[in-house]
RNA sequence: AGGGGCAUAGUUGAAUGGUUCAACAUCGGUCUCCAAAACCGUCGAUCUGGGUUCGAUUCCUAGUGCCCCUG
Numbered sequence: 001a002g003g004g005g006c007a008u009a010g011u012u013g014a015a016u017g018g019u020u021c022a023a024c025a026u027c028g029g030u031c032u033c034c035a036a037a038a039c040c041g042u043c044g045a046u047c048u049g050g051g052u053u054c055g056a057u058u059c060c061u062a063g064u065g066c067c068c069c070u071g
Base pairs, nucleotide, nucleotide: 001070002069003068004067005066006065007064010024011023012022013021018054027041028040029039030038047063048062049061050060051059
């Protein structure tokens, strides 16, 4: 320099263009003499800008960061 992939709750991962989901974690509760475990509930996210669309995590475009390949 050229090409490709990834970016979603605090963390790890899902998600046919149509209500963003789960596990663990946090917090609260039940249970227990107390605690742990278990069970119930709570909280919380689409990397940034623009475009297409009735509607975008998803499609297009530009950028940012990380990874891989070629030279």
A computed fold for a 71-nucleotide RNA from an uncultured Bacilli bacterium, annotated as transfer RNA. Rfam family: tRNA. Rfam classes the family as a transfer RNA.